Predicted 3D model of a 73-nucleotide RNA (transfer RNA) from an Egibacteraceae bacterium.
The same sequence occurs in records of 3 taxa.
Rfam family: tRNA. The family's RNA type in Rfam is transfer RNA.
Lineage of the source: Bacteria > Actinomycetota > Nitriliruptoria > Egibacterales > Egibacteraceae.
The RNAcentral record of the sequence draws on ENA, MGnify and Rfam.
The coordinates come from a structure-prediction model, not an experiment, and the mean pLDDT is 80.
[in-house]
RNA sequence: GCGCCCGUAGCUCAGGGGACAGAGCGAGCGGCUUCUAUCCGUUUGGUCGGGGGUUCGAAUCCUCCCGGGCGCG
Repeated sequence: GCGCCCGUAGCUCAGGGGACAGAGCGAGCGGCUUCUAUCCGUUUGGUCGGGGGUUCGAAUCCUCCCGGGCGCG
């Protein structure tokens, strides 16, 4: 340099045109316990990497850029 894949919550990932964008883990509070852990309840979670475009409508499609991974040279 070229090709392919990935980027969504603090972390690991779902969601592939229309729902208020979700789950698990985590964190806070409460219960339980002598205390901690476990367990139970509850709360907390987001510019969907950035710009532009298509569309009535974009996390999702197109394009450019940024970052990461793999392969080829």